[in-house]
Molecule: glmS glucosamine-6-phosphate activated ribozyme aptamer
């Protein structure tokens, strides 16, 4: 320096447990020691901030604590219709978005896992983990559309 082998890291509905619940033992109305505590879709310009962070499907996913791409604010970019006499054009405030980068609106098509039926491992048990079988969204996304104001500079009339 290279390979090769095993082991750790490898999470963002994510991690975690004192409340609740539930199990197992005990000396049995209050201790031990356990299990459960978010199903999936979507979502990241960069920094910084605060916090009660998007959508449905279920309904202990109940409480409670971290976190944490929602949300501010500053900075980088991309659209935008007005106004500064008229035009073109440049910048800035302002409106919106974040690299398929313009709001509201309309359409137009979709797509998922738990949960549910049957099983297999594991555990005294609560449970856990897993295979098989049918099922059902909403955001979003496409497409159309185009809301909404100021001001300065160039250069032409």
């Nucleotide at each position: 320096c290279a390979c090769u082998c095993a082991a750790a890291c490898a999470a963002a509905g994510c991690g975690c447990c004192u409340g609740a619940a539930c199990a197992u033992c005990g000396u049995a109305u209050u201790g031990a020691u356990g299990u459960u505590g978010a199903c999936g879709a979507g979502g990241a310009c960069g920094a910084g901030g605060a916090c009660a962070u998007u959508c449905g499907a279920a309904u202990u996913u109940c409480g409670g604590c971290g976190g944490g791409u929602a949300c501010c604010u500053c900075g980088g970019g991309g659209u935008g219709u007005u106004u500064u006499c008229u035009g073109u054009u440049u910048u800035u405030u302002c409106a919106u978005c974040u690299a398929u980068a313009g709001a509201a609106c309309u359409g137009c098509g979709a797509c998922a896992a738990a949960u549910c039926u049957c099983g297999g491992a594991a555990g005294u048990g609560a449970u856990u983990u897993u295979g098989a079988g049918g099922a059902c969204a909403a955001u979003a996304g496409c497409a159309g559309g185009g809301a909404a104001a100021a001001a300065a500079g160039a250069c032409a009339g």